[in-house]
Model confidence (mean pLDDT): 83 of 100.
A computed fold for a 252-nucleotide part of an RNA from Candidatus Roizmanbacteria bacterium RIFCSPHIGHO2_12_FULL_38_13, annotated as large-subunit ribosomal RNA, domain VI.
The sequence was found in a public genome assembly.

Context: one part of a larger RNA
RNA sequence: CGCUUUGAUUCUUGAGGGGAUAAUCCUUCAGUACGAGAGGACCAAGGAUUAGGAAUCCCUGGUGUACCGGUUGUCCUAAAAGGGCAUCGCCGGGUAGCUAUAUUCCUAUGUGAUAAACACUGAAAGCAUCUCAAGUGUGAAGCACACCCCAAGAUUAGGAAUCUUUAAGUCCGCCGGUAGAUUACCGGUUUGAUAGGCUCUAUGUGUAAGUUCUGUAAGGGAUUUAGCAGAGGAGUACUAACGGACGUCUCC
Numbered sequence: 001c002g003c004u005u006u007g008a009u010u011c012u013u014g015a016g017g018g019g020a021u022a023a024u025c026c027u028u029c030a031g032u033a034c035g036a037g038a039g040g041a042c043c044a045a046g047g048a049u050u051a052g053g054a055a056u057c058c059c060u061g062g063u064g065u066a067c068c069g070g071u072u073g074u075c076c077u078a079a080a081a082g083g084g085c086a087u088c089g090c091c092g093g094g095u096a097g098c099u100a101u102a103u104u105c106c107u108a109u110g111u112g113a114u115a116a117a118c119a120c121u122g123a124a125a126g127c128a129u130c131u132c133a134a135g136u137g138u139g140a141a142g143c144a145c146a147c148c149c150c151a152a153g154a155u156u157a158g159g160a161a162u163c164u165u166u167a168a169g170u171c172c173g174c175c176g177g178u179a180g181a182u183u184a185c186c187g188g189u190u191u192g193a194u195a196g197g198c199u200c201u202a203u204g205u206g207u208a209a210g211u212u213c214u215g216u217a218a219g220g221g222a223u224u225u226a227g228c229a230g231a232g233g234a235g236u237a238c239u240a241a242c243g244g245a246c247g248u249c250u251c252c
Stems, first nucleotide, its partner, number of pairs: 001153001007163006016150004021051008034039001052106005060100004067093005072086005110145003117138004169246004173189005194240003197236005203229003210223005
């Protein structure tokens, strides 16, 4: 831009398109058929594994330069406390998020038309013959449908519900993230819990500082499952979400 012809919001139909497995092992059949023996099946039934794909973070782990603790050297500091630098100085843990080696699921099943092939009935050609004779059947991991995804620019442009003139609604701006390079998408915009702050908390770390007791001292004990953090959860308008345009109608 088109479609629609009042304009929108939401949900859909599915023409068409795309995707969609291979291998191995075990048990039974069966130590059967076969074979002098040694050996050793087809078919069929059941089970499992690997590779592949998708989703998720409850579990097991990884990461986690948010965080907590320990500790070395040196500097600041009267000391202590605290801090800077040394790969995050090194080390021990670790929330959220992300993640695989973790967890769950899928590759299943059926129908139809067929290929090669195998057949039925059957003449031309009194027989025979599956038939580039009429007629009929069986038959594949392949084809179509069924399964998953996209899909009305399918210009044949489809359908339904709801709202709509006080417009319905949309966009810009702003606060943000389940989204993200930008855009797009999603949530919120005071009729508000969208983000930050504050309070509480799951959780992490592991018992702070100060004071006091004890020991000559390094240290140890008590106060103290403390202190600190809390990307997750809940509450609370304290801060920031201010504001603007289009759309419709009437008149000239």